RNAcentral holds the sequence, with entries from ENA.
A computed fold for a 73-nucleotide RNA from an Elusimicrobiota bacterium, annotated as transfer RNA.
Model confidence (mean pLDDT): 81 of 100.
Rfam family: tRNA.
[in-house]
């Protein structure tokens, strides 16, 4: 210093042609129980790591950049 890969909710992670941001746990409330727990239902929570282009439109396509992981030196 160069080649590859990843970055999404609080955690692990999906999001195949560019057009609705979602799931499992986990959190609140509220149903159930004498109470806890299991079990049901409802909800909240998110600059899609950053800046920029491109396009009516971008988590997705392009360019810097950051951090992590790998590889070769």
């Nucleotide at each position: 210093g160069g080649g590859g890969g990843u970055g999404u909710a609080g955690c692990u992670c999906a999001a195949u042609u560019g057009g609705g941001a979602g799931a499992g746990c986990g959190u609140a409330u509220c149903c159930u129980u004498g109470g806890c727990g299991u079990g049901g239902a409802u909800a909240a929570g998110g600059u899609c790591g950053c800046g920029g282009g491109u396009u009516c439109g971008a988590c997705c396509c392009c360019c810097g950049c950051c951090a992590c992981c790998u590889c070769c030196a």